Model confidence (mean pLDDT): 75 of 100.
Predicted 3D model of RNase P RNA and transfer RNA as a complex of 440 nucleotides.

RNA sequence: UGACUGAAUCGGACGGUCGCGUAGCCAAGCCGAAAGGCUGUCUAUGAGGAAAGUCCGGGCUCCAUAUGGCAAGGAUAACAGAUAACGUCUGCCGAAGGCGACUUCAGGGAAAGUGCAACAGAAAUAAACCGCCGACUUUGUCGGUAAGGAUGGAAAGGCGAGGUAAGAGCUCACCGGCGUGGCGGAGACGUCGCGGCCAUGUAAACCCUAUCCGGAGCAACACCGCAAGAGACGAGAUUUUCUCAUAUCAGCCUGAUAAUGUCUCGAAGGUGGCAUGAGGCGUCGGGCAACCGACGUCCAAGAUAGAUGACCGUACAAGGAACUUUGUUCCAGGACAAAACCCGGCUUAUAGAUUCAGUCGUAUU
RNA sequence: GGUGUCAUAGCCAAGUGGUAAGGCAAGGGACUGCAACUCCCUGACUCCCCAGUUCAAAUCUGGGUGACACCUCCA
Numbered sequence: 001u002g003a004c005u006g007a008a009u010c011g012g013a014c015g016g017u018c019g020c021g022u023a024g025c026c027a028a029g030c031c032g033a034a035a036g037g038c039u040g041u042c043u044a045u046g047a048g049g050a051a052a053g054u055c056c057g058g059g060c061u062c063c064a065u066a067u068g069g070c071a072a073g074g075a076u077a078a079c080a081g082a083u084a085a086c087g088u089c090u091g092c093c094g095a096a097g098g099c100g101a102c103u104u105c106a107g108g109g110a111a112a113g114u115g116c117a118a119c120a121g122a123a124a125u126a127a128a129c130c131g132c133c134g135a136c137u138u139u140g141u142c143g144g145u146a147a148g149g150a151u152g153g154a155a156a157g158g159c160g161a162g163g164u165a166a167g168a169g170c171u172c173a174c175c176g177g178c179g180u181g182g183c184g185g186a187g188a189c190g191u192c193g194c195g196g197c198c199a200u201g202u203a204a205a206c207c208c209u210a211u212c213c214g215g216a217g218c219a220a221c222a223c224c225g226c227a228a229g230a231g232a233c234g235a236g237a238u239u240u241u242c243u244c245a246u247a248u249c250a251g252c253c254u255g256a257u258a259a260u261g262u263c264u265c266g267a268a269g270g271u272g273g274c275a276u277g278a279g280g281c282g283u284c285g286g287g288c289a290a291c292c293g294a295c296g297u298c299c300a301a302g303a304u305a306g307a308u309g310a311c312c313g314u315a316c317a318a319g320g321a322a323c324u325u326u327g328u329u330c331c332a333g334g335a336c337a338a339a340a341c342c343c344g345g346c347u348u349a350u351a352g353a354u355u356c357a358g359u360c361g362u363a364u365u
Numbered sequence: 366g367g368u369g370u371c372a373u374a375g376c377c378a379a380g381u382g383g384u385a386a387g388g389c390a391a392g393g394g395a396c397u398g399c400a401a402c403u404c405c406c407u408g409a410c411u412c413c414c415c416a417g418u419u420c421a422a423a424u425c426u427g428g429g430u431g432a433c434a435c436c437u438c439c440a
Stems, first nucleotide, its partner, number of pairs: 001361010013314006020046005028039004048336001052347002055345005060217004073213005079091004093107001094105004108208002113206002115202003129149002131145006157175002160172003176198002178195007221272004229265005234244004246258005279298008319331005366436007375389003383420001391407005413429005
């Protein structure tokens, strides 16, 4: 100096004016019997790294106790660890890619069973169309053969030599897979030897194995609830039973209706849930790391049709145009996007700026 | 705010791994003196978009975009 890799941070700055949400309090005004409510002034404070998608995992609440058993359904998938938990993260193994830093992987089982593999091709899990070889009753028939051709995504491990009538793991060397034994490792696994054992693909098809999962969601849920409304109940005494009992209608037993009282529910509306939490920041210690522990310090939006906006000035990054061309002037303009019960992740969108660590080149010394 | 469903030609719509049915509309032709009716023929190189699994994807899996429906006391 060029091309890259990984990690992290910011994502507009400063000042002023007006407006909006929430909280607080001295004082003031209005309403109200009071409790209290409304308005204005002042002070403080007011979006994000993703607030998004709602894709996973939890807290919390109710349902039926759910950390019980079975079935159905769903999810995950090498190994070890982290965590409240996870499909997340860390380390490591294997595979693939890159010269490298490094990156990516839905990465169990196809040798338990079933299904599927269109078209083409003789044949699709099963083989003789052409070819090659042999025999014969010789213009064909029978037998052997998967080395060659042709079809296909895939054709009976690959390749070479031996061997044979021609061939073939039939035999052998090397490579790949499978099984098995020794050694190393906490384990996945690695490595060495032995056995011709050679077995199509598909499980993001059914399925098998192992592990995990009860359902619904803050519009959950709990409480209060005027007027009007819905429903239930005659009261007292220890049971049989006894005593007492509002009004109206019907002659009475008794029945009907109405009112009052008590309790429950409850449209609207209100309050809680609701922000002190698996919290943030700093230092030290443990661990390769994710993370954990100790100490110190801080409290930072809370609406309920939903606030967080607009304008002006200054300097700056990126963009465009012109020119006296490496800097001046002018123009226009801030990326993605905005809380709604709260956390841990993932995914997706994102102009631009900065820092740290590292790799491979080139030039000079 | 939460929950669920869907996207196939201009419109409706079948297809759930093997190369995309059908109807209406549209265009062309036949019939007719001209039309209507009727009959015949025609159109998806991309099945909303991007990746992945597979020999092969409208279909299976993941992500994105858009549209629609339901939930404010209980069932």